[in-house]
RNA sequence: GUAGCCCGCUAGACGACCGCUUGGUGCAAACUAAGAGGAAAGUCCGGGCAGCAUAGGAUACGACAGUCGUUAACGGCGACCGGGGGUGACCCUAGGGAAAGUGCCACAGAAACAAUACCGCCUCGUUACUGGUGUUCGCAAGGUCUAAUUCGUUAGGCUCGGCUUACUACCAGAGGUAAGGGUGAAAUGAGUGGGGUAAGAGCCCACAGCGUCAUAUGGUGACAUAUGGAGAAGGUAAACCCUGUCGGCUGCAAGGAGGUCAGCACAUAAGAACGAUCCGUUCGCUGGCCGCUACCCGCUUGAUUGUACUAGCAAUAGUAUGACUAGAUAGAUGGUCGUCCUCGACAAAACCCGGCUUACAGGCUGGCUACUACC
Numbered sequence: 001g002u003a004g005c006c007c008g009c010u011a012g013a014c015g016a017c018c019g020c021u022u023g024g025u026g027c028a029a030a031c032u033a034a035g036a037g038g039a040a041a042g043u044c045c046g047g048g049c050a051g052c053a054u055a056g057g058a059u060a061c062g063a064c065a066g067u068c069g070u071u072a073a074c075g076g077c078g079a080c081c082g083g084g085g086g087u088g089a090c091c092c093u094a095g096g097g098a099a100a101g102u103g104c105c106a107c108a109g110a111a112a113c114a115a116u117a118c119c120g121c122c123u124c125g126u127u128a129c130u131g132g133u134g135u136u137c138g139c140a141a142g143g144u145c146u147a148a149u150u151c152g153u154u155a156g157g158c159u160c161g162g163c164u165u166a167c168u169a170c171c172a173g174a175g176g177u178a179a180g181g182g183u184g185a186a187a188u189g190a191g192u193g194g195g196g197u198a199a200g201a202g203c204c205c206a207c208a209g210c211g212u213c214a215u216a217u218g219g220u221g222a223c224a225u226a227u228g229g230a231g232a233a234g235g236u237a238a239a240c241c242c243u244g245u246c247g248g249c250u251g252c253a254a255g256g257a258g259g260u261c262a263g264c265a266c267a268u269a270a271g272a273a274c275g276a277u278c279c280g281u282u283c284g285c286u287g288g289c290c291g292c293u294a295c296c297c298g299c300u301u302g303a304u305u306g307u308a309c310u311a312g313c314a315a316u317a318g319u320a321u322g323a324c325u326a327g328a329u330a331g332a333u334g335g336u337c338g339u340c341c342u343c344g345a346c347a348a349a350a351c352c353c354g355g356c357u358u359a360c361a362g363g364c365u366g367g368c369u370a371c372u373a374c375c
Base pairs, nucleotide, nucleotide: 001371002370003369004368005367006366008364009363010362012340013339014338015337016336017335018334020035021034022033023032024031025030037346041357042356044355045354046353047352048351049251050250051249052248056279057278058277059276061247062246063245064244065243066080067079068078069077070076081095082093083092084091085090096242097241101240102239103236104235105234113189118181119180120177121176122175123174124173130172131171132170133169134167135166138163139162142159143158144157145156146155147154148153191207192206193205194204195203210231212229213228214227215226216225217224218223255297256296258290259289260288261287262286263285264284271283272282273281274280304323305322306321307320308319309318310317311316341344
């Protein structure tokens, strides 16, 4: 210099005037202080808080799934292990079990998983389960030819669409073979070489590979490395299922409010509540009257946050010191003007917090990698 990888920050600035919400001061008028976000969003996960038993047991249902750590908790986060990609910085990974059982594997293909032979290869193919073709050895009733003839025949030769010997060259057929071809995402599931065989095959052997078990070493661990043993029936569990862990239900429209009188009932009952079911636990029921629906509380000082230091690779934790930073309830956070610039994205609280996911114009900072050139 070129091409890339990974974090982080920011989210127009200043001023004037007029408004709005909340707090403080004030009799009042008024004055004064504060006033959206990194995602306030989606409401996906976890927790706090609140009510119902101080939320208890089992089943069902749901979520999750390498190890260690972190945390209030998590399905989040960090580091590492295994697998995959990249020359590399680095990135991706729902990553328990297929030797419990069941199911599924489109199209193509002979066959999609205990059963199979399409092509190919090999053996048999009258020692047969059985035919055909070809070649070949032979036979001659019949046919035909020649010769002889007393014209009745006789002798000899040739011959198949007949019979027969042999071959095993071929077809059908029977059997063997999963090495090779072809189909497919995947083909019986361990590659190369040698032996072996009729042809073949982990059928056998050598080397290499694989998972698994044992031992040793290293590591908290997942796991890695080495040695040895036995071994060889695919994939799919974001299919049912099995194993393990976690989850009671409802959400701030939670919740803060019920009181009193009368009647009936008083029991191992019936009924109701605990918002899937059972157990279990708890509770008397019905009616009238008053109160409540507004306002207020919950409501924002909190697993809060800035800085420094300490521990840790990190997530995170601790210590010291400082800060207070919206709280509405038809719902405030806005409007107008001026100056300047690089002309400004996505979007706006509604109980709170930790995460995840998604949206986002422009600008800025830091670390790292590969290649090339020069010193």
RNAcentral holds the sequence, with entries from ENA. This is a predicted structure of a 375-nucleotide RNA (Bacterial RNase P class A) from Candidatus Microsaccharimonas sp. It matches the Rfam family "Bacterial RNase P class A". Rfam links the family to the GO terms dimeric ribonuclease P complex, tRNA processing and ribonuclease P activity. Rfam classes the family as a ribozyme. Taxonomically the source falls in Candidatus Microsaccharimonas (Bacteria, Bacteria candidate phyla, Candidatus Saccharimonadota, Saccharimonadaceae (SeqCode)). It is recorded under the gene name rnpB.